[in-house]
Context: one part of a larger RNA
């Protein structure tokens, strides 16, 4: 360069969008890039190979002939790429007709529970622990019982369900809006697939302003113990929440890139159709599409996977290759934290 490989041994980008490329569906014609083939130049001898001569033999010299290949002319072939024309509908998006959804964001409500204040009752412990104490309490604590303010978060429902690219998303309600999947076929007519850079979005923690703070709750303190930086108890700051921006990272998991194709079954579930049935809910059987669990065939070191492949082929992309090390240097990016790209030496 060829070969292996990427669930879990080293390796699939956190995740979509899309630019170059890279690859591309049926049929028919043009042409002749690529691709095949003939001849003709040439690719210095020497060399290698071969047939053969000579030193007694070999090496080692002499003489001839090539194959194979590049390249450049110049004929010939058309299936396959290319290209050129002109059609097709199965891929794909579009239009009508349904439909299900915690999809997105923006408003405005509810209830239930805390906490605190403040009113009545009431009168001594309350809370907590293995077991104590810090702590609160007669300045009236804990209990109950009316009123009142705040702030988060939404109990059943709830599921192996449901959505969305992923991160993520649930109390109900209302406006805007994305995206799916189902039927019927109407016009489009190859308008796909992947996707180096790039761009968007991206849990928690972090950071800058501002606000807000009820429970929780990193630091800090009390106690405990040989010591306790911890289990335990009380308090309790940042923080959690809003607005406006930033950080770009996770075991960001399915540890499993994305697209198309296709090979035996069983069983739920979820959305939509179709038929039979019915007063209707339901039952039953079927297609199409999304998600579970079992399983054969292949695969797999093995566990496993198994029409949602980790089987059986194609196409594009990242990506791996002892440990030093995601470290060191550098540049780029960030307010910082710190990201990102990312080696050697050595040692094995």
């Nucleotide at each position: 360069u060829u070969g292996g490989g990427c669930g879990u041994a080293a390796a699939a980008c956190a995740u979509c969008u899309g630019u170059a490329g890279g690859u591309g569906g049926c049929u028919u014609u043009u042409c002749a890039u690529g691709u095949c083939u003939g001849u003709c130049g040439u690719c210095a001898a020497a060399u290698c190979c071969u047939a053969g001569g000579a030193c007694u033999c070999a090496a080692c010299c002499c003489u001839g002939u090539a194959c194979a290949g590049g390249u450049g002319g110049u004929g010939g072939a058309a299936a396959c790429u290319a290209c050129c024309a002109a059609g097709c509908u199965g891929g794909a998006g579009u239009a009508c007709g349904g439909u299900a959804g915690g999809g997105g964001u923006a408003g405005a409500g509810a209830g239930a529970a805390u906490u605190u204040u403040u009113g009545g009752u009431g009168g001594a412990g309350c809370g907590g622990u293995g077991a104590a104490a810090u702590g609160c309490a007669u300045u009236g604590a804990g209990a109950u019982u009316g009123a009142a303010a705040a702030g988060a978060a939404c109990a059943c429902c709830a599921a192996c369900g449901a959505u969305g690219a992923a991160a993520g998303u649930a109390c109900a309600c209302u406006g805007c809006u994305g995206g799916g999947c189902c039927a019927a076929c109407a016009a489009u007519g190859a308008c796909a697939c992947u996707g180096a850079g790039a761009g968007a979005c991206g849990a928690a923690a972090g950071c800058u302003a501002g606000g807000g703070u009820a429970g929780c709750a990193a630091a800090u303190g009390g106690g405990u113990u040989g010591g306790a930086g911890a289990c335990c108890c009380u308090a309790g700051u940042a923080g959690u929440c809003c607005u406006a921006g930033c950080u770009g990272u996770a075991a960001a998991u399915g540890a499993u890139g994305g697209a198309u194709a296709u090979u035996a079954g069983g069983u739920g579930c979820u959305g939509u159709g179709c038929g039979a049935c019915u007063c209707g809910a339901c039952c039953u059987g079927u297609g199409c599409a999304a998600u579970g669990c079992u399983a054969u065939a292949g695969c797999u070191a093995a566990c496993g996977c198994a029409u949602u492949a980790a089987g059986u082929a194609u196409c594009c992309c990242g990506c791996c290759u002892a440990g030093g090390a995601g470290u060191a240097c550098a540049u780029u990016c960030a307010c910082a934290a710190g990201a990102a790209u990312g080696a050697a030496a050595c040692u094995c």